[in-house]
RNA sequence: GGGCUGGUAGAUCAACGGUAGAUCGCAUCGUUCGCAACGAUGAGGCUGAGGGUUCAAAUCCCUCCCCGUCCA
Numbered sequence: 001g002g003g004c005u006g007g008u009a010g011a012u013c014a015a016c017g018g019u020a021g022a023u024c025g026c027a028u029c030g031u032u033c034g035c036a037a038c039g040a041u042g043a044g045g046c047u048g049a050g051g052g053u054u055c056a057a058a059u060c061c062c063u064c065c066c067c068g069u070c071c072a
Base pairs, nucleotide, nucleotide: 001071002070003069004068006066007065010024011023012022013021018055026042027041028040029039030038048064049063050062051061052060
C1' cells in the first nucleotide's frame, strides 16, 4: 500500500429502512441478625466521524478514523 471483517449501554452481543433491545454489571427497595442468592423497580446510547439517498437511515451509498486478520 491492497483485500476481508468489525466499531451500538460500564462489559459481551442483538436489532426487515419505520419508537434501539437482551444478558451480566450498577443503583434503590423487598427478603436476611448480616452477607450471598432470589424477587421487584430504575438509571445508563446524539449507534466511531462527516456527507449523500429517502417521507423516514444503526441499517443503503461515498469519504475518513480506529481494532483485528490476510497478501505484498